[in-house]
Context: one part of a larger RNA
RNA sequence: UGACGGGGGCUCACACAAGCGGUGGAGCAUGUGGUUUAAUUCGAAGCAACGCGAAGAACCUUACCCAGGCUUGACAUGCAGGGGCUAGACCGGUGAAAGCUGGUUGAUUACCUUCGGGUGUGACCUGCACAGGUGUUGCAUGGCUGUCGUCAGCUCGUGUCGCGAGAUGUCGGGUUAAGUCCCUUAACGAGCGAAACCCCUACCAUUAGUUACCAGCGGGUAAAGCCGGGCACUCUAGUGGGACUGCCGUUGUCAAAACGGAGGAAGGUGGGGACGACGUCAAGUCAUCAUGGCCCUUACGCCUGGGGCUACACACGUGCUACAAUGGCUGGUACAGAGAGAAGCGAAGUCGCGAGAUGUAGCAGACCUCCUAAAGCCAGCCCCAGUUCGGAUUGCAGGCUGCAACUCGCCUGCAUGAAGUUGGAAUCGCUAGUAAUCGCGGAUCAGCUACGCCGCGGUGAAUAUGUUCCUGAGCCUUGUACA
Numbered sequence: 001u002g003a004c005g006g007g008g009g010c011u012c013a014c015a016c017a018a019g020c021g022g023u024g025g026a027g028c029a030u031g032u033g034g035u036u037u038a039a040u041u042c043g044a045a046g047c048a049a050c051g052c053g054a055a056g057a058a059c060c061u062u063a064c065c066c067a068g069g070c071u072u073g074a075c076a077u078g079c080a081g082g083g084g085c086u087a088g089a090c091c092g093g094u095g096a097a098a099g100c101u102g103g104u105u106g107a108u109u110a111c112c113u114u115c116g117g118g119u120g121u122g123a124c125c126u127g128c129a130c131a132g133g134u135g136u137u138g139c140a141u142g143g144c145u146g147u148c149g150u151c152a153g154c155u156c157g158u159g160u161c162g163c164g165a166g167a168u169g170u171c172g173g174g175u176u177a178a179g180u181c182c183c184u185u186a187a188c189g190a191g192c193g194a195a196a197c198c199c200c201u202a203c204c205a206u207u208a209g210u211u212a213c214c215a216g217c218g219g220g221u222a223a224a225g226c227c228g229g230g231c232a233c234u235c236u237a238g239u240g241g242g243a244c245u246g247c248c249g250u251u252g253u254c255a256a257a258a259c260g261g262a263g264g265a266a267g268g269u270g271g272g273g274a275c276g277a278c279g280u281c282a283a284g285u286c287a288u289c290a291u292g293g294c295c296c297u298u299a300c301g302c303c304u305g306g307g308g309c310u311a312c313a314c315a316c317g318u319g320c321u322a323c324a325a326u327g328g329c330u331g332g333u334a335c336a337g338a339g340a341g342a343a344g345c346g347a348a349g350u351c352g353c354g355a356g357a358u359g360u361a362g363c364a365g366a367c368c369u370c371c372u373a374a375a376g377c378c379a380g381c382c383c384c385a386g387u388u389c390g391g392a393u394u395g396c397a398g399g400c401u402g403c404a405a406c407u408c409g410c411c412u413g414c415a416u417g418a419a420g421u422u423g424g425a426a427u428c429g430c431u432a433g434u435a436a437u438c439g440c441g442g443a444u445c446a447g448c449u450a451c452g453c454c455g456c457g458g459u460g461a462a463u464a465u466g467u468u469c470c471u472g473a474g475c476c477u478u479g480u481a482c483a
Stems, first nucleotide, its partner, number of pairs: 001483002003480003007477007015467002019430005026321008034312002042053002064307007073130001077129006088105007110119003132296002135294003141290002143285003146281001148279001153192006159168003172183003198273004203241007213230002217228003244267001247261005323423001327382007339370003344363002349358003389420001394415007436459007
């Protein structure tokens, strides 16, 4: 100087407390361990691995296994040689395909040309250099990322003090979300962080007015901005304004600031995002990529068919659906936002109980389509039961995608109706448009094991006016046989 303490002081955080809803019990989905297997490819391992890499494993992907094949190779560059200079196309044989093998046909051109052809490039074949490796080392690395932590810290120059390691500044008194600001002060300044600058959102003005909108005027319909028209309003999207403790009062060191109030759409960082200091964990990644060393080279490279990654006495994590009456079912009826669309979204109409089929209108989109939002509201039935709860499992019949749904896809109808009556010890999330609850969209994608992930809106709470304790963190101080 640090680190540590079942030392002390001060302070903070959904850390506890106060509340609300879960997990742990059931069924299923998914990831992991283990076991099994020819293979069940590999990585991730407390928090910070385990719905993680994977925003899509039937083939492909695919790295694993079995089998069949190739050896200058699926891919790059160079050199040498070769051949009526030929690539390619078509037809066979064998084969599961890849591959191996046979036949037919046959473009194209730089120069020279006696138009016969010759030399030669590209392409092809052979050979040589080499290619190739998701083989190994993340403890050789770059880059990227997680975490402490959006915690308030981490440092430097000069000066001063100390023999020195170092100290001071950065301490102290207040204050703040903050090393934020003020005062004091052997320190005076400065940098990286905090804040601000950036984006979205809440209010207003202005510019613009189609595909959005419709107040007034006219037309028109069963109805409808449907039409003429309008740019007021809504909205869209560009530019500005607006919030600064600015104003008032009280407190406070004539300070910083705190509390209350006015005005205001918004008040003390308005709400949300992007943004992550010096460093820590030899944290993670050689399988995104790049890369040193090492290793393989008729194989640890490459192609193909099939299988596996989907196994299943079991254990754990994360979720979904429930156990019902604040509910289930039936009928009627209302209101979003944000997105996506051309090998795409696909309307109306018709067929089907339905999944879906047919059909093609419109739309590269404020125009058309996906697109009926659901919870809600209004009626009716059920009457507390393993039920009109719950939907696993299984049988049959179908639909869709795709070369192909056996291993191993999704969906529909009929039938079947399992466990489950609120969950031990323990444990998680959340402080407001949040939790809870309800549906909608998108990426990946032929299809989909999505209940995942990332977004969007609808309905919409309770509690905390405390810091004793648990956990983690910051500053000061103290002890130490630790570094």
This is a predicted structure of a 483-nucleotide part of an RNA (small-subunit ribosomal RNA, 3' major domain) from a metagenome. The full RNA is in RNAcentral, with records from SILVA. The prediction has a mean pLDDT of 83.